[in-house]
Context: one part of a larger RNA
RNA sequence: GAUGAACGCUGGCGGCGUGCCUAACACAUGCAAGUCGAGCGGAUUAUAUGCUUCGGCGUAAUAAUCAGCGGCGGACGGGUGAGUAACGCGUGGAUAACCUGCCCUUUGCAGGGGAAUAACGCUGGGAAACCAGCGCUAAGUCCCCGUAAGCCCCCACUAUCGCAUGAUAGAGCGGGAAAAGAUUUAUCGGCAGAGGAGGGGUCCGCGUCUGAUUAGCUAGUUGGUAGGGUAAGAGCCUACCAAGGCAACGAUCAGUAGCCGGCCUGAGAGGGUGACCGGCCACAUUGGGACUGAGACACGGCCCAAACUCCUACGGGAGGCAGCAGUGGGGAAUAUUGCACAAUGGGGGAAACCCUGAUGCAGCAACGCCGCGUGAAGGAGGACGGUCUUCGGAUUGUAAACUUCUAUCGACAGGGACGAAACAAAUGACGGUACCUGAGUAAGAAGCCCCGGCUAACUACGUGCCAGCAGCCGCGGUAAAACGUAGGGGGCAAGCGUUAUCC
Numbered sequence: 001g002a003u004g005a006a007c008g009c010u011g012g013c014g015g016c017g018u019g020c021c022u023a024a025c026a027c028a029u030g031c032a033a034g035u036c037g038a039g040c041g042g043a044u045u046a047u048a049u050g051c052u053u054c055g056g057c058g059u060a061a062u063a064a065u066c067a068g069c070g071g072c073g074g075a076c077g078g079g080u081g082a083g084u085a086a087c088g089c090g091u092g093g094a095u096a097a098c099c100u101g102c103c104c105u106u107u108g109c110a111g112g113g114g115a116a117u118a119a120c121g122c123u124g125g126g127a128a129a130c131c132a133g134c135g136c137u138a139a140g141u142c143c144c145c146g147u148a149a150g151c152c153c154c155c156a157c158u159a160u161c162g163c164a165u166g167a168u169a170g171a172g173c174g175g176g177a178a179a180a181g182a183u184u185u186a187u188c189g190g191c192a193g194a195g196g197a198g199g200g201g202u203c204c205g206c207g208u209c210u211g212a213u214u215a216g217c218u219a220g221u222u223g224g225u226a227g228g229g230u231a232a233g234a235g236c237c238u239a240c241c242a243a244g245g246c247a248a249c250g251a252u253c254a255g256u257a258g259c260c261g262g263c264c265u266g267a268g269a270g271g272g273u274g275a276c277c278g279g280c281c282a283c284a285u286u287g288g289g290a291c292u293g294a295g296a297c298a299c300g301g302c303c304c305a306a307a308c309u310c311c312u313a314c315g316g317g318a319g320g321c322a323g324c325a326g327u328g329g330g331g332a333a334u335a336u337u338g339c340a341c342a343a344u345g346g347g348g349g350a351a352a353c354c355c356u357g358a359u360g361c362a363g364c365a366a367c368g369c370c371g372c373g374u375g376a377a378g379g380a381g382g383a384c385g386g387u388c389u390u391c392g393g394a395u396u397g398u399a400a401a402c403u404u405c406u407a408u409c410g411a412c413a414g415g416g417a418c419g420a421a422a423c424a425a426a427u428g429a430c431g432g433u434a435c436c437u438g439a440g441u442a443a444g445a446a447g448c449c450c451c452g453g454c455u456a457a458c459u460a461c462g463u464g465c466c467a468g469c470a471g472c473c474g475c476g477g478u479a480a481a482a483c484g485u486a487g488g489g490g491g492c493a494a495g496c497g498u499u500a501u502c503c
Base pairs, nucleotide, nucleotide: 001502002501003500005499006498007497008496009495012372013371014370015369016368017367018365019364020330025328026327027326029325030324031323034072035071036070039069040068042066043065044064045063046062047061048059049058050057051056079283080282081281088208089207090206091205092204093203094202095201098200099199100198103196104195105194106193107192108191109190111145112144113143114142115141120135121134122133123132124131125130151176152175153174155172157170158169159168160167161166181188182187209255210254211253216246217245218244221243222242223241224240225239226238227237228236258280259279260278261277262273263272264271265270285306286305287304288303289302308319309318310317311316336362338361339360340359344358345356346355347354348353375405376404377403378402385396386395387394388393409444412438413437414436415435419430447492448491449490450489451488452473453472454471458487459486460485461484462483468475469474
């Protein structure tokens, strides 16, 4: 000098930040991912209308709501740092070994037919969670046929190029794969191909802590052939064959640790660190697994096992805050079970709009940085009081009183935003906040540490190696500037000290 700090004493205001570093301990409760009726069939309600035995029943349309089928989204956003010494990260490359929903540009196309199933109805089982059987039905659900500019596969060929396998372009035989509609008629969608943008996968060079009181390690191990597998190269996997591969330039083992941009310090070199913000990675009670999908081996999805908690009719079920609040626990220690989608951004929707604990704000905390105030000018009988005293005085001290002035902040009253953008209109959580104006009072607002040397600041009394102080040297045993108190002084100031840690 610095800190995500804590502790002691003290504490007026504002702005901007920051706030579980410990138990990746366990969690009550609420919320945190939905949306689309302009994809589909239903159900309920209301309005209209017809009949009515006044109980209701039917019709078509409109509106609203509801679960289901279907679509898109739940792989983003948010959290945490357990694991990881690794191509995990950083940096520079490679991909002639790859993928890419939505978005943009562009080319071509959308013909015909069929089937199932939930919802629903009936029956049954179960305490529940939920489940079974039979029957009916729709679609942008599923399937079949047709078509194929281009696309994919096989075969052989030509030209150009390259980096070995090869790549690109072209013509050819054969084989293969598509589509969906909706509407308020403005549009929005569907299928196939090419390009782009953005995103991702994989590989490689270099760099990335400590220990040799860890010296040898390795059998899918190292390589080959064949096959499988993946979007894609590869022992990635399998069979067979060979016996290799790594290591003193530190393998293996053990310990520790998320990495970086940065941050702190320092003239720099360097050292330390990785809170907040941003990028990457990993994880989601513990371990394992796949499904769906453009994308996951998936925090608020599924299955299995384990521990724990809860419900149970004992047969069986339910759950996962390292999301936002909040609770217990641990700890020196870290906040509200707040408001709003007004803005920015995200998901869905043609839109209106809905959802959004992302986000914007507010609350709490001197935790940090910055700013402001606690008054200003005049004022000597140098008052009273206090302290010291050589008893003359000295000092506190222009300090106070007193006079004049001012009103920042706070309190009161009046006005009152920007942020709101889209043809207009409408639309603000924050917030009657910021800010402006007015009246009016010095009123409501100063402490903490230190004074032996280092180190700035001295006397008196008390104590008497006691009580105590102390960062180092060291003070205290009867005149202690070092302990305690008082007066005075020094330093910093809404803070001041102490402790811890880094340079």

Background:
A computed fold for a 503-nucleotide part of an RNA from an uncultured bacterium, annotated as small-subunit ribosomal RNA, 5' domain. Its mean pLDDT, the model's own confidence on a scale to 100, is 85. Rfam family: Bacterial small subunit ribosomal RNA. The full RNA is in RNAcentral, with records from ENA.